[in-house]
RNA sequence: UGUGCUUAAAGCUAAACCUGUUGUGAAAUAGGGACGGAAAACCACGGGUCUCACGUUUAGAUAGCCGAGUUACCAAG
Numbered sequence: 001u002g003u004g005c006u007u008a009a010a011g012c013u014a015a016a017c018c019u020g021u022u023g024u025g026a027a028a029u030a031g032g033g034a035c036g037g038a039a040a041a042c043c044a045c046g047g048g049u050c051u052c053a054c055g056u057u058u059a060g061a062u063a064g065c066c067g068a069g070u071u072a073c074c075a076a077g
Base pairs, nucleotide, nucleotide: 005077006076007075012037013036017032018031019030020029021028022027035064041070042069045067046066047065048062049061050060051059
């Protein structure tokens, strides 16, 4: 110096739920809130799940469902 694991520290994030807004919808977004997270950061490439305006084809959502890819903080062992 690099990688992996563990435990700290500084921080980060934010489930369910409530309110407002957008959307046909799944859901997204802002505020509150805090179940949790060591990548709960990014990414729709693969799988899974969900939506149905369309119906020949397709389109969309979910990254806090799993895998892959990219990047990243940290004292000590």